[in-house]
RNA sequence: AGUUCAUAUUAAGCGCCAGAACUGUUUCAGAUCGGAAAGGAAACAGUUGACGAGGAAGAGGUUUAUCGAGCGUUCGGCGGAUACCUCUCGGGAUACUCACACCCGAUAGUCUUAUACAAACCAGAAGGGCGACCUUUUGUACAAAGGUAAGACGUGAGAUUGAU
Numbered sequence: 001a002g003u004u005c006a007u008a009u010u011a012a013g014c015g016c017c018a019g020a021a022c023u024g025u026u027u028c029a030g031a032u033c034g035g036a037a038a039g040g041a042a043a044c045a046g047u048u049g050a051c052g053a054g055g056a057a058g059a060g061g062u063u064u065a066u067c068g069a070g071c072g073u074u075c076g077g078c079g080g081a082u083a084c085c086u087c088u089c090g091g092g093a094u095a096c097u098c099a100c101a102c103c104c105g106a107u108a109g110u111c112u113u114a115u116a117c118a119a120a121c122c123a124g125a126a127g128g129g130c131g132a133c134c135u136u137u138u139g140u141a142c143a144a145a146g147g148u149a150a151g152a153c154g155u156g157a158g159a160u161u162g163a164u
Stems, first nucleotide, its partner, number of pairs: 014079004019075001020048009051068003057088005089105004096158005109153007122139007
């Protein structure tokens, strides 16, 4: 230094990098009478590869798993993941109860209208590196979903009632 085993810690725009792009070194061709540059190819070593908001009833299944922002490589690939589907359980509009349908998940019905907020970016500063870049930090903004408020919105049966 590598491999194997064991233990501990660590996460969800989370982890990783073999394509790709970029940086460095060397070599080859460019390239000749002599000496070179840009760009090209190869090898080796590196760098980049998701900005916040939001998201977990249980079991099983599945994979291109919500919302926006961005000078858009935040490309491409692999793995995972609170998404989605089925079932079970639970909840939900009527002055009350039950069942079904529909919609949801202990903040527990949908739709419509109104309403708030972010980080990167951008402009700087300090430090590290030959460099691509990386770490920390200062300042100014700009979202959507969500939440809250108002309104609208099934079927059947029962009980009560003068009736509803």
Notes
GlmS glucosamine-6-phosphate activated ribozyme aptamer from Terrilactibacillus tamarindi, 164 nucleotides, folded computationally. Its Rfam family is "glmS glucosamine-6-phosphate activated ribozyme aptamer". Rfam classes the family as a riboswitch. The model forms 88% of the base pairs in the Rfam consensus. The sequence was found by an Rfam model in a public genome assembly. NCBI's taxonomy places the organism under Bacteria, Bacillati, Bacillota, Bacillaceae, Terrilactibacillus.